[in-house]
Context: one part of a larger RNA
RNA sequence: GGCGCAUGGGGAAUGCCUAGGCUCUCAGAGGCGAUGAAGGACGUGGUAAGCUGCGAAAAGCCGCGGGGAUCGGCACACACGAAUUGAUCCGCGGAUGUCCGAAUGGGGCAACCCGCUAUAUUGAAGAUAUAGUAUCCGAAAGGAGGCGAACCCGGGGAACUGAAACAUCUAAGUACCCGGAGGAGAAGAAAACAAAAGUGAUUCCGUCAGUAGCGGCGAGCGAACGCGGAUUAGCCCAAACCGGUGCUGUUACGGCAGUGCCGGGGUUGUAGGACCGCGAUAUUCCAUGCGGAUUGAAUUAGAACAACCUGGAAAGGUUGACCAAAGAGGGUGAUAGUCCCGUAUAGGUAAGAGAAGAUAUGGAUAGCGGUAUCCUGAGUAGCGCGGGGCACGUGAAACCCUGUGUGAAUCUGCCGGGACCAUCCGGCAAGGCUAAAUACUCCUGAGAGACCGAUAGUGAACCAGUACCGUGAGGGAAAGGUGAAAAGAACCCUGAAUAAGGGAGUGAAACAGAACCUGAAACCAUGCGCCU
Numbered sequence: 001g002g003c004g005c006a007u008g009g010g011g012a013a014u015g016c017c018u019a020g021g022c023u024c025u026c027a028g029a030g031g032c033g034a035u036g037a038a039g040g041a042c043g044u045g046g047u048a049a050g051c052u053g054c055g056a057a058a059a060g061c062c063g064c065g066g067g068g069a070u071c072g073g074c075a076c077a078c079a080c081g082a083a084u085u086g087a088u089c090c091g092c093g094g095a096u097g098u099c100c101g102a103a104u105g106g107g108g109c110a111a112c113c114c115g116c117u118a119u120a121u122u123g124a125a126g127a128u129a130u131a132g133u134a135u136c137c138g139a140a141a142g143g144a145g146g147c148g149a150a151c152c153c154g155g156g157g158a159a160c161u162g163a164a165a166c167a168u169c170u171a172a173g174u175a176c177c178c179g180g181a182g183g184a185g186a187a188g189a190a191a192a193c194a195a196a197a198g199u200g201a202u203u204c205c206g207u208c209a210g211u212a213g214c215g216g217c218g219a220g221c222g223a224a225c226g227c228g229g230a231u232u233a234g235c236c237c238a239a240a241c242c243g244g245u246g247c248u249g250u251u252a253c254g255g256c257a258g259u260g261c262c263g264g265g266g267u268u269g270u271a272g273g274a275c276c277g278c279g280a281u282a283u284u285c286c287a288u289g290c291g292g293a294u295u296g297a298a299u300u301a302g303a304a305c306a307a308c309c310u311g312g313a314a315a316g317g318u319u320g321a322c323c324a325a326a327g328a329g330g331g332u333g334a335u336a337g338u339c340c341c342g343u344a345u346a347g348g349u350a351a352g353a354g355a356a357g358a359u360a361u362g363g364a365u366a367g368c369g370g371u372a373u374c375c376u377g378a379g380u381a382g383c384g385c386g387g388g389g390c391a392c393g394u395g396a397a398a399c400c401c402u403g404u405g406u407g408a409a410u411c412u413g414c415c416g417g418g419a420c421c422a423u424c425c426g427g428c429a430a431g432g433c434u435a436a437a438u439a440c441u442c443c444u445g446a447g448a449g450a451c452c453g454a455u456a457g458u459g460a461a462c463c464a465g466u467a468c469c470g471u472g473a474g475g476g477a478a479a480g481g482u483g484a485a486a487a488g489a490a491c492c493c494u495g496a497a498u499a500a501g502g503g504a505g506u507g508a509a510a511c512a513g514a515a516c517c518u519g520a521a522a523c524c525a526u527g528c529g530c531c532u
Stems, first nucleotide, its partner, number of pairs: 001531009015517001016481002020452002022449007029441002031147002039100003042055003046078001050074002061094006070082003105114003115133007135144003151182001152180005162169001166216001192199002203230005213221002234433003237377001241264010269411001271376004275370004284364006290357001294353002299347003305320005321338002323327001329341003382406008392418001413428005468475002488516001491503004
C1' cells in the first nucleotide's frame, strides 16, 4: 500500500407518514366601490420582535340567538384578571373604523404638507374642534369614476413559425393593446332556407365531412343543405288617421297653413293598417300588495362489549355477546360498528328566499266584411371606384359591411333564390326589445380520484412571492418528521465554559437527546487477518 472482516464517523438516499397541493363532480355565489373598494402604511397587548385579529371605542364595544365551563389568538412562562348574575366560543345584525389609495378642498417624492367656507370656544388676532369644499353627465332627483380569475361583445392588431428558401398564402383575426357589459354575454322572430317537395326566430351539441369547394390548386384552409338531439316564446315602435297643446306665417279675425311636443290608434306579406260597415267587453297574461306550504345560520337528540393472553400501551389474538334507517370517515399508546368525535335518521329557529291560492289596484291583450283614397322606416336600396367579411386568395363571384362618388321605386311596389335574363318559388330591407338550451370559476359548501407524497405535488406542506438578485421592468429559492405523553434529562463529575462529553434519572426504546423516525452509497478512521 492492497484486499477482507468488524466497529465507528460522515452523509443524506430509501422506506413509512402528511399538515399541502393537483384534477374533477354536485350545489351555491357570480361581484366589491364616493355610506370611500381592492390593496396598503402606521398603530393597537401588563411584558410584545413576528404572524393573526382589530382601529385612538384598536387580540376589541353593543343587541339578539346558540351553547354550558372554562377563558385571556399562534404562544407552552410570569404577573394580574374574567366567568353559572352564563364568560371564552359559534351564528346573525349593529357601533367604532387613524392615514394612504378611484382618493375627490389644493399640493405631493403614497401613507405627508398647506388651505378656504360655516359654526363653536364672551369680542379681536391666533389656535383648536366639527361639518363642508374634486371632475364629468343631468333642469333636478340622482348617477359615473376605481378594483376584480376566467368567460362575452366591439375597436385596433403583430411576428416568430409553416411553405423544408421566399414575396401571395400560413401562423391568425391568434398573441397583445383599448373600450364596454353581465351572471352570463352575443344572436334572435325571415326582404331566411329550400327546390317542383317542403321547413318555419336565435343559440348549443352530434352528424353531414375532412365531403363540396378554396388554394404560388403549394403549404394548407375548409363549409352549407339535410338529418338526429338540447331548449323553446314571442313582442314593441315609426307612419297613415283622430285629439290636445306650444311656436311661426297669414287672415276677410270665422279660420287656414307649416312645424315641435304629448295622448289615442297601429305593426304585416295566404299582405297588413288607416278609413267605412257589423259585432263585442270576452279571453288570457304581467306587475305590486295579501298569503304563507317549503327552504333556511349557529345548533339539538342520536343504538350497541366484556373477560382473558401478548405487550410499554390493545383497537391485535382467543372466548362469548350486542347494535345496525348507523359496518362513511377521523381520533384514541399497534389494526375499534358497540371508547371519543361522528355517521343513518329525526328535530330546530332569526334574517332572508319563497310554491299553491283567493282578492284588490294598475297595465297589456282579440273578431268579421268592404276597399275609391291614404300609410307601411331615403341620402336608404342599387350602381361606379377602393377595401373588408363570408370555407370562397377577383375568380363566372352572387350575398353582407362601407371610405368615396352617384342615386331609385312606393303595393300595378320592392328584395332574394351564387354572374346575367326569363319563368317559377320564397320573402317584405333601410327602427327596437326578448327568457331557456351555451361559455367561464377569483370565491363558498359537500364530495370524489388506477392524481403527487417533500429534488414529487402549486414557485410556496415551514411566517413565500418571503430571503436574496436587479437602477428598473423583472427574476426568485432553500427549508417537513423527538416521543404515546416533555415525562425535554433534577443532581454529580471532566472542562476556562452557557462548548462538548461522562454518570445519574425519564422512557418500551436515548445508537428516539432536541444538529432528535428510518439512516443506503461516496468519503474518512480504528482494530484484527491475509498478501506485497
Molecule: large-subunit ribosomal RNA, domain I
Organism: Marixanthotalea marina